This is a predicted complex of two RNAs, RNase P RNA and transfer RNA, with 367 nucleotides together.
RNA sequence: GUAGCAGGCCUUCUUAUCGCUUUUAAUUAUAAAAGAGGAAAGUCCGGACACCAUAGAGCGUUACAGCGGGUAACACCCGCCACUAUUUAAAUAGAGGACAAGUGCAUCAGAAAGCAAGUACAGUUCGGCUGUAGUGAAAUCAGGUAAACUCUGUAAGGUGCAACGCCACGUAUACCAGCUUUUGAGAAUUGCUCGUUCGAUGUUGGAGGGUAGGCGGCAUGAACAAUUUAGUAAUAAAUUGUCUAGAUAAAUGAUAAGACACGACAGAAUCCGGCUUAUGGCCUGCUUUUAUU
RNA sequence: GCGGGAGUAGCUCAGCUGGCUAGAGCAUUAGCCUUCCAAGCUAAGGGUCGCGGGUUCGAAUCCCGUCUCCCGCU
Repeated sequence: GUAGCAGGCCUUCUUAUCGCUUUUAAUUAUAAAAGAGGAAAGUCCGGACACCAUAGAGCGUUACAGCGGGUAACACCCGCCACUAUUUAAAUAGAGGACAAGUGCAUCAGAAAGCAAGUACAGUUCGGCUGUAGUGAAAUCAGGUAAACUCUGUAAGGUGCAACGCCACGUAUACCAGCUUUUGAGAAUUGCUCGUUCGAUGUUGGAGGGUAGGCGGCAUGAACAAUUUAGUAAUAAAUUGUCUAGAUAAAUGAUAAGACACGACAGAAUCCGGCUUAUGGCCUGCUUUUAUU
Repeated sequence: GCGGGAGUAGCUCAGCUGGCUAGAGCAUUAGCCUUCCAAGCUAAGGGUCGCGGGUUCGAAUCCCGUCUCCCGCU
């Protein structure tokens, strides 16, 4: 120098003018402050929060699975061990309990794929008893297979901010069909059953009428930054400091000047922790190979 | 915002309890039939099973990720 592996950091920058959203101060101008991401994405997991007494029992369903640790929790993260696969190597990936409970499955080939039957050769204690050959991914061994059913252990009540609370406006307790009358139709956001509660202005479906406005939830949090301590690490604790988007057709843009590397993927909608996917640049360490000294 | 389903030949669909070469109908091509066309009969071609990995001896089928499309909920 080339190719690769692992880890970390940043995400065009500066100034001026105009404009947009929110908050605060003023209340007539206006002024000040703040204003997208590492993935805001996919919605794949785990929680917070909110409501529902069918939150109770049984059956079912789903997820996970070495050992130890971390965390609010996890299918996440860290450390260690074994095996398998990929690579020349650095290294990376893996859903790594049990087939010594039961059931199922195994194309072709092969005598035979687990009920059973038994090829060729050799040996033989003459018992399909032993070895070899041959077929195959697998051949008698406590066979293989659980990303086959299943079993073992652990965990999970359901629904999601279109949850939920409040205010305002309007309306059809009408019409049609089914079921039903306290001996119960049906409903109660849970896959089924039981139990529980409600149940006559009944309930289910159809077709229709009305509304389609506002406020809260909603931004101080498992928060962020720095330092120290404990720990191999993930992470935790202490101290100090900071307040850092909150829209509802939905803000974060435009213009001018300058700089370089000429700017990739991409735009918050209840909020956090992860995973996965998309994607530009820089730095550090390591490996292979080539050239030179 | 939340939840559910589908992707297989040009089109519409089977196959999805893993197994031999992935099938069917319509369409296409060729032949027969007919004076000719249509219909009918016979045969043939046509598939990265949306894409990328994994499990397995073996994957359209099982598992994971991803892309596209469809549907429902105030």

It holds a member of the Rfam family "Bacterial RNase P class A". By type it is a ribozyme. Model confidence (mean pLDDT): 77 of 100.